[in-house]
Context: one part of a larger RNA
């Protein structure tokens, strides 16, 4: 000088309390451990591994088995030699791959492309994340974490940075042997909330005028709504009080918004030899007719069981049934796909319009309204399973998604013990997108509905700071 303390002083965080939904009991999905297995491919592994790498394993991916082929190779460059290439075609085979026969490339006539032979080489999702690099996680968006010069100290080091206040903050004030200074805070960047201006098609429709069964449908309009473009706005900037004349803190006015308005990006100096040689690149070490490469099957979907995330539920704040209402944010050409026709329906016939504020996907749904169930393992719940179909795709047995009958399991609110969450948030509705031929309870995203509580800071977790002790470095 750190650390450390079941020392201590101040402060903070959904850290606890207050509350509100939940996990943990059921069924199922999914990742893991374990067992199995020829193979069940590798990695992640307390918080920070376990709907994680995977934003999409039937083949393919695929790295994994067991069987079948290849060896200058599936792919690069070079050199020397050769050459009746590629390509058809016929045989064998699941293919890969092997034979056999046919064919006869460009030239400027130096050659060259392709193919043989050799030979350098190639290739490796083999080892190492404790040789690395890049990119991440995580303390933590915590507020810290240095550095010049000066000064004290024999020196390590100290001081600045500590102190009295203040704040979300090393943020800012006053103070001080400091005086500045950098990295990080904050601001400058992007969405949302007010208002203005411009410009109005494909959005828009308030006036005027025509039309229809009906629609901004036409004329036409530039008001509003609304795109997208530049401004303008908030700053304790006024007022009062508190404060040390401060920094700053309460109230209170005007405001679309008030004390960082909300929300994103950003992640200091370091911390775990933290992940990652399987994105990628890389020393080094190992294969080299094989630890490369092809191909066709299986596996990654197993099943006594144990964890993790979620879905769906156990019911009347409901379940079913008619018939209406109201979003945003997206995506489309080898795509969306209307209207209409055909089924109970998955879906299919056909194809109008759309590179799209123009047309599709696309009825949002929970809500409301009426009607019916009456507390039942029930019209609650929907696993499992039989039957018959539809669609993706060469191809659903292993192994897909969907629909229709029929089947109707468990399950009546979940033990210790554990999670989220402070507002347009939690809890609940659905709509979309990427991945994608086809799979979505997962992930990112977007809007409707729309909450309860917080005294307080003694305690449990983590974290800043100042101090104290020294068994530690």
């Nucleotide at each position: 000088u750190g650390a450390c303390g079941g020392g201590g002083g101040c402060c903070c965080g959904c850290a606890c309390a207050a509350g509100c939904a939940g996990c943990g009991g059921a069924g199922c999905a999914u990742g893991u451990g374990g067992c199995u297995u020829a193979a069940u491919u590798c990695g992640a592994a307390g918080c920070a591994a376990c709907g994680c790498g995977a934003a999409g394993a039937a083949c393919c991916u695929u790295a994994c088995c067991a069987g079948g082929g290849c060896u200058u190779g599936a792919c690069a460059u070079a050199u020397g030699g050769g050459u009746g290439a590629a390509g058809c075609g016929g045989g064998g085979g699941a293919g890969a791959c092997c034979c056999c026969g046919u064919g006869g490339c460009c030239g400027a006539g130096a050659g060259g492309a392709g193919c043989c032979c050799a030979u350098a080489c190639a290739g490796g999702u083999g080892g190492u994340g404790c040789a690395u690099g890049g990119c991440u996680g995580u303390c933590g968006u915590c507020a810290g974490c240095u550095c010049g010069u000066g000064u004290c100290g024999u020196g390590a080091g100290a001081u600045g940075u500590u102190g009295g206040g203040u704040u979300a903050a090393g943020u800012c004030c006053c103070g001080c042997a400091a005086c500045g200074a950098g990295c990080g805070c904050a601001a400058c960047c992007c969405c949302c909330g007010c208002c203005g201006c411009g410009u109005g098609u494909u959005g828009c429709c308030a006036u005027c005028g025509g039309g229809u069964g009906a629609u901004g449908c036409c004329g036409g309009g530039a008001a509003c709504c609304c795109a997208c473009g530049c401004g303008g706005g908030a700053c304790c900037g006024c007022c009062g009080c508190c404060g040390u004349c401060a920094a700053g803190g309460c109230g209170g006015a005007g405001g679309a918004g008030g004390g960082c308005g909300g929300g994103g990006a950003c992640g200091a100096c370091g911390u775990c030899a933290a992940g990652u040689c399987a994105u990628c690149a890389u020393g080094c070490c190992c294969c080299u007719u094989a630890u490369g490469c092809c191909c066709a099957g299986g596996g990654c979907u197993a099943c006594a069981c144990a964890c993790g995330u979620g879905c769906u539920a156990c019911a009347a704040u409901g379940g079913c049934g008619u018939a209406a209402a109201c979003a945003a944010a997206g995506g489309g050409a080898a795509g969306c796909g209307a209207g209409g026709g055909a089924g109970u329906g998955a879906u299919c016939c056909g194809g109008a319009g759309c590179a799209a504020a123009u047309c599709c996907c696309a009825c949002a749904a929970a809500u409301a309204a009426c009607g019916u169930c009456u507390c039942a393992g029930u019209u609650c719940g929907g696993a499992u399973u039989g039957u018959a179909g539809u669609c993706u795709g060469c191809a659903a047995c292993u192994c897909g998604a969907c629909u229709a009958c029929a089947u109707g399991a468990a399950g009546c609110u979940g033990g210790a013990a554990u999670c989220g969450c402070u507002a347009g948030u939690a809890a609940u509705c659905g709509c979309g997108a990427a991945u994608c031929a086809g799979c979505a309870u997962g992930u990112c995203g977007c809007g409707g509905u729309g909450a309860a509580u917080a005294c307080g800071u003694u305690c449990c977790c983590g974290g800043g700071u100042c101090u104290u002790g020294u068994a530690c470095a």
Notes:
This is a predicted structure of a 473-nucleotide part of an RNA (small-subunit ribosomal RNA, 3' major domain) from an uncultured bacterium. The full RNA is in RNAcentral, with records from ENA and SILVA.